Model confidence (mean pLDDT): 84 of 100. This is a predicted structure of a 75-nucleotide RNA (transfer RNA) from a Chloroflexota bacterium. RNAcentral records the identical sequence in 2 taxa. Rfam family: tRNA. It is annotated as a transfer RNA. Gene Ontology term of the family: triplet codon-amino acid adaptor activity. The RNAcentral record of the sequence draws on ENA.
RNA sequence: GGGCCCGUAGCUCAGUGGAAGAGCAUCCGACUCAUAAUCGGCAGGUCACAGGUUCGAACCCUGUCGGGCCCACCA
Numbered sequence: 001g002g003g004c005c006c007g008u009a010g011c012u013c014a015g016u017g018g019a020a021g022a023g024c025a026u027c028c029g030a031c032u033c034a035u036a037a038u039c040g041g042c043a044g045g046u047c048a049c050a051g052g053u054u055c056g057a058a059c060c061c062u063g064u065c066g067g068g069c070c071c072a073c074c075a
Stems, first nucleotide, its partner, number of pairs: 001071007010024004018055001027041004048064005
């Protein structure tokens, strides 16, 4: 230098055009003498960043940044 994959809640991941969800964790409540376990509930997101396409973008296109893998180059 070239190619491919990934970036979504604190963590692990779904969602692949009609606009954001699960599990775990945190918090609150129930249960208990109390704690744990269990059960119920709330909250939590500039969908890495910028631009473009579209009536509409997490999703499609371009560039940039970060992570991983492979190839090439140099001495």